Background
The prediction has a mean pLDDT of 76. c-di-AMP riboswitch aptamer (ydaO/yuaA leader) from Calditrichales bacterium MX18-03, 172 nucleotides, folded computationally. Rfam family: c-di-AMP riboswitch aptamer (ydaO/yuaA leader). Its family is annotated with cyclic-di-AMP binding and regulation of gene expression in the Gene Ontology.
[in-house]
RNA sequence: AAUAUAGACAGGCUGAAUUCCUAUGGAAGCGGGGGAUCACUUCCGGGGUGAAUGGGCACUUUGCAGGCAAAGUGGGCUUAACUAGUUGUUAAGCAGCAUGAGUACAGGUGUCCUAGGGUUACUCUCGAUCCGAAUCCGUCAACUAACCUCGUAAGCCUGGCAGAUAACGUUU
Numbered sequence: 001a002a003u004a005u006a007g008a009c010a011g012g013c014u015g016a017a018u019u020c021c022u023a024u025g026g027a028a029g030c031g032g033g034g035g036a037u038c039a040c041u042u043c044c045g046g047g048g049u050g051a052a053u054g055g056g057c058a059c060u061u062u063g064c065a066g067g068c069a070a071a072g073u074g075g076g077c078u079u080a081a082c083u084a085g086u087u088g089u090u091a092a093g094c095a096g097c098a099u100g101a102g103u104a105c106a107g108g109u110g111u112c113c114u115a116g117g118g119u120u121a122c123u124c125u126c127g128a129u130c131c132g133a134a135u136c137c138g139u140c141a142a143c144u145a146a147c148c149u150c151g152u153a154a155g156c157c158u159g160g161c162a163g164a165u166a167a168c169g170u171u172u
Base pairs, nucleotide, nucleotide: 011157012156013155014154018028019027020026021025029152030151031150032149033148034147045140046137047136048135049134054113055112056111057110058109059108060107061106067105072099073098074097076094077093078092079091080090081089082088116131117130118129119128120127123164124163125162126160
């Protein structure tokens, strides 16, 4: 001197998730839920937080034992009618058969889009770039005044010599 790692301080991002105090708690601020007639909805149950909805294509449901229809059609049986002569046809009905079919559908995985949502360090435009999850309640809740109640976590490190407007500061 360079590189890497770790820590502290400062700055910043998603998010409601911050600040203060007399501090095993309390307050302010921010955020969520419940909660009135009429009404709506309730098995393909319903609902909440959240930007996180809705689709195309492919594969798959495996080892031990390992998702799954319906209509229709064929055959069987019963009854009736007709015909024939030991059969056939038609109609109605019944069932634990076959086919339809391991299909439709449902779930899972992967991939590509998408409603929608971020970052780019005042804001806006352009460009660039990313997310498009997860989870909770437990048969139950629309909105909703009064009223009741809960949370205040977690995880991270982006920057383009781009353009425009505004504000502030300094100098004259």